[in-house]
The prediction has a mean pLDDT of 78. This is a predicted structure of a 91-nucleotide RNA (Glycine riboswitch aptamer) from an Acidiferrobacterales bacterium. It was read from a public genome assembly, where an Rfam model found it. Taxonomically the source falls in Acidiferrobacterales (Bacteria, Pseudomonadati, Pseudomonadota, Gammaproteobacteria). It matches the Rfam family "Glycine riboswitch aptamer". Its family is annotated with glycine biosynthetic process in the Gene Ontology.
RNA sequence: CGCAGACCCGCGGGAGAGGCCUCACUUCAAGGUGAGGCGCCGAAGGCGCAACCGCCCGGAAUCGCUCAGGCAAAAGGACCGCGGGUUUAAC
Repeated sequence: CGCAGACCCGCGGGAGAGGCCUCACUUCAAGGUGAGGCGCCGAAGGCGCAACCGCCCGGAAUCGCUCAGGCAAAAGGACCGCGGGUUUAAC
């Protein structure tokens, strides 16, 4: 000096499940919001366990749970690709 990895930012892609029912408020109306109820989803987050790994008691999934979140659009979205920045082991 360069790079894997880790973190951050930007752009693009990104699934699933009732645009349900009742009541109230707002509105000329449509629509919107809130509360309650039943049904569902799993890929923000969270929790649990396993293979596996290790410093032997810990880490740990796109597996499970469904607290939170979500079930038209919008927003969000694990993860993937590209670009940039920071940091850094071995070499």